[in-house]
RNA sequence: GAAAAUCAUAGAGGUUGCCAUAACCAAAAGUCACUCGUGGAGUAUUGAUAGAUACUGUGAAACGGGCAAAAGGGGCUGUGGCCGAAGCGCUGAUACUAUCAUAUCAGUAAGCUGGGUCAUUAGUUAAUAACUAAUGGACUGUCGCGUUUGCGGGGUGCUAUGACAGAA
Numbered sequence: 001g002a003a004a005a006u007c008a009u010a011g012a013g014g015u016u017g018c019c020a021u022a023a024c025c026a027a028a029a030g031u032c033a034c035u036c037g038u039g040g041a042g043u044a045u046u047g048a049u050a051g052a053u054a055c056u057g058u059g060a061a062a063c064g065g066g067c068a069a070a071a072g073g074g075g076c077u078g079u080g081g082c083c084g085a086a087g088c089g090c091u092g093a094u095a096c097u098a099u100c101a102u103a104u105c106a107g108u109a110a111g112c113u114g115g116g117u118c119a120u121u122a123g124u125u126a127a128u129a130a131c132u133a134a135u136g137g138a139c140u141g142u143c144g145c146g147u148u149u150g151c152g153g154g155g156u157g158c159u160a161u162g163a164c165a166g167a168a
Base pairs, nucleotide, nucleotide: 006163007162008161009160010159011158014083017082018081019080020079021078022077024075025074034066035065036064037063038062042055043054044053045052046101047100048099049098050097051096086113087112088111089108090107091106092105093104094103095102114140115139117137118136119135120134121133122132123131124130142153143152144151145150
């Protein structure tokens, strides 16, 4: 009497940090379903194409009257769990079958994203409600450089403690 690396434990970020969940609210929607009338041959099964199946003259679509939802998505408040929190992506299952999309659910050691926010574009969606991606802006946390003005990096990050180790 160290430092780096590695490992373990704990911790910090906040214009709404993240996720789950319960109540409430808007929207979905005056839609689906049901029912009455007119009508008189088609219709449905998430979207497209092809099929298959089902419904339908015991009355299809459409139009009008009555009645009238729900799920997924969102907002807000509370509660809980958390700080790769988590999201995307990827894989699988389900939605009649196949293909391509899409949605939901489950999984995920790996690929992408530090965080929320604003704007634009594209995609998803009933919907800028929300989410995702790209680009740009200001901000924030962190480390490095610089030294008071700033520049740059990425969460495989940062801070603390311990182990490695009274070792070389």
Molecule: Lysine riboswitch aptamer
Organism: Leuconostoc inhae